[in-house]
């Protein structure tokens, strides 16, 4: 360089053919329980790599970049 595959909450994995208030787990935080800590219940916060285009509607197409992974060379 050239092809291929991924980038979605702090982690980790969904979202089936473009129809959505973007999910589940663990996890911070706050509360309940407990002498007290773990469990164990209830609540909150918290994400679609970036930018532009399609379209009524885009996490899901298209462009072009940015990181990371393999193959080539």
């Nucleotide at each position: 360089u050239g092809c291929a595959g991924u980038g979605u909450a702090g982690a980790g994995u969904a979202a089936u053919u473009g129809g959505a208030g973007a999910a589940c787990u663990c996890g911070u935080c706050g509360g309940g329980c407990u002498c007290a800590u773990g469990a164990c219940c209830c609540g909150c916060c918290g994400a679609u790599g970036a930018a532009g285009g399609u379209u009524c509607g885009a996490a899901c197409c298209c462009u072009u970049c940015c990181a990371c992974u393999g193959c080539a060379a």
A computed fold for a 73-nucleotide RNA from Raphidocelis subcapitata, annotated as transfer RNA. A source record names the gene trnM-CAU. The sequence is in RNAcentral, with records from ENA. Its Rfam family is "tRNA". By type it is a transfer RNA. Its mean pLDDT, the model's own confidence on a scale to 100, is 80.